Overview: Transfer RNA from Caldimicrobium sp., 76 nucleotides, folded computationally. Taxonomically the source falls in Caldimicrobium (Bacteria, Thermodesulfobacteriota, Thermodesulfobacteria, Thermodesulfobacteriales). The coordinates come from a structure-prediction model, not an experiment, and the mean pLDDT is 81.

[in-house]
RNA sequence: GGGCUUGUAGCUCAGCGGACAGAGCACUGGCCUCCGGAGCCAGGGGUCGGGGGUUCAAAUCCCCCCAAGCCCGCCA
Numbered sequence: 001g002g003g004c005u006u007g008u009a010g011c012u013c014a015g016c017g018g019a020c021a022g023a024g025c026a027c028u029g030g031c032c033u034c035c036g037g038a039g040c041c042a043g044g045g046g047u048c049g050g051g052g053g054u055u056c057a058a059a060u061c062c063c064c065c066c067a068a069g070c071c072c073g074c075c076a
Base pairs, nucleotide, nucleotide: 001072002071003070004069005068006067007066010025011024012023013022018056027043028042029041030040031039049065050064051063052062053061
């Protein structure tokens, strides 16, 4: 330098054109308990890596860039 994969909640991930983006764990509050844990109920938390484009509509498709990983190549 070239190619491929990945980037979504604090963590691990789903969602692969259709309305306001979800799950588990974690966190907060409540119930329960002598207290705690477990269990149950409720809640908060998102520039979907960044920018641009296509479209009535983009996490999803296209382009550029950034970061991580893997493979290949070049120079000396």
Rfam family: tRNA. Rfam links the family to the GO term triplet codon-amino acid adaptor activity. By type it is a transfer RNA.